[in-house]
Predicted 3D model of a 71-nucleotide RNA (transfer RNA) from Candidatus Levybacteria bacterium RIFCSPHIGHO2_02_FULL_37_13. Its Rfam family is "tRNA". From the family's description: Transfer RNA (tRNA) molecules are approximately 80 nucleotides in length. The prediction has a mean pLDDT of 83.
RNA sequence: CGGGGAGUAGUGUAAUGGCAGCCCACCGGGCUGGGGGUCCGGUAGCCCGGGUCCGAUUCCCGGCUCCCCGA
Numbered sequence: 001c002g003g004g005g006a007g008u009a010g011u012g013u014a015a016u017g018g019c020a021g022c023c024c025a026c027c028g029g030g031c032u033g034g035g036g037g038u039c040c041g042g043u044a045g046c047c048c049g050g051g052u053c054c055g056a057u058u059c060c061c062g063g064c065u066c067c068c069c070g071a
Stems, first nucleotide, its partner, number of pairs: 001070007010024001012022002018054001026042006047063005
C1' cells in the first nucleotide's frame, strides 16, 4: 500500500428493513437460621458521521479501532 472479516449492555453473543433478545455479571425481593443454591422482578446496549427508505442494528458512502492474507 492492496484485499477480506469483525465492531450490539460490565462480559460473551443473536437479530439481514418493521417495539433490540439471550447467557453470565450487577441491583431489589421470596424460599433458607446464615452462606451457597434456586425462583420472581429490575437497571443497562446497536463504533462515529452522512445518504437511501414511510421506517436502518440491517442497505449504500466516508471515517476510526481490531483481526487475517498478500506485497